């Protein structure tokens, strides 16, 4: 110095819930708040999985709706890829 590992220290992030805003929805943003996290940092068509289904397509039909399928919409605090602070055993 690198890799592995995760004691300590300096710190960091922020689940659920509530309020407000936004979105068709999933969800997202801000405030409060901490369940937890050694990567809970970044990356979402161009690795996988999951969620929603507006638009669209098809079918039905009581003619107003319903059902099924579909993501380049969402999720990285699902797995994963990339990067990275500290330094005991």
């Nucleotide at each position: 110095c690198g890799u592995g590992c995760g004691a300590a220290a300096c710190g960091g992030c922020a689940a659920a819930a509530u309020c407000a805003u936004u979105g068709a929805a999933a969800g997202a943003u801000g405030a409060u708040g901490a369940c937890g996290c050694a990567a809970a940092a970044c990356u979402a068509a161009a690795g996988g999985g999951g969620c929603u289904a507006a638009c669209g397509u098809u079918c039905a039909u009581u003619c107003a709706u319903g059902a099924a399928c579909c993501a380049a919409g969402c999720u990285a605090g699902c797995c994963a890829g990339u990067u990275u602070c500290c330094g005991a055993a």
A computed fold for an 89-nucleotide RNA from a Bacillota bacterium, annotated as c-di-GMP-I riboswitch aptamer. Its mean pLDDT, the model's own confidence on a scale to 100, is 87. The sequence was found by an Rfam model in a public genome assembly. The organism belongs to Bacillota, within Bacteria. The model forms 95% of the base pairs in the Rfam consensus.